RNA sequence: GCCGAUAUGGCUCAGCUGGUAGAGCGAUUCACUCGUAAUGAAUAGGCCACCGGUUCGAAUCCGGUUAUCGGCU
Numbered sequence: 001g002c003c004g005a006u007a008u009g010g011c012u013c014a015g016c017u018g019g020u021a022g023a024g025c026g027a028u029u030c031a032c033u034c035g036u037a038a039u040g041a042a043u044a045g046g047c048c049a050c051c052g053g054u055u056c057g058a059a060u061c062c063g064g065u066u067a068u069c070g071g072c073u
Stems, first nucleotide, its partner, number of pairs: 001072007010025004019056001027043005049065005
């Protein structure tokens, strides 16, 4: 230098042929218990790496940029 993959709550990930985002773990509160753990219930937390475009509507499609990883030279 070229090619490809990935980027979504604190962490690990899902969401796919566009219709305003979910799970598990974790956190907080409550219940249960003599108490803790476990278990059950509830709550909070992300507008999707960034910029722009297409569209009535974009995490999702298109272009560019950044970062990480891998491959080739």
Predicted 3D model of a 73-nucleotide RNA (transfer RNA) from an uncultured Lachnospiraceae bacterium.
Rfam family: tRNA.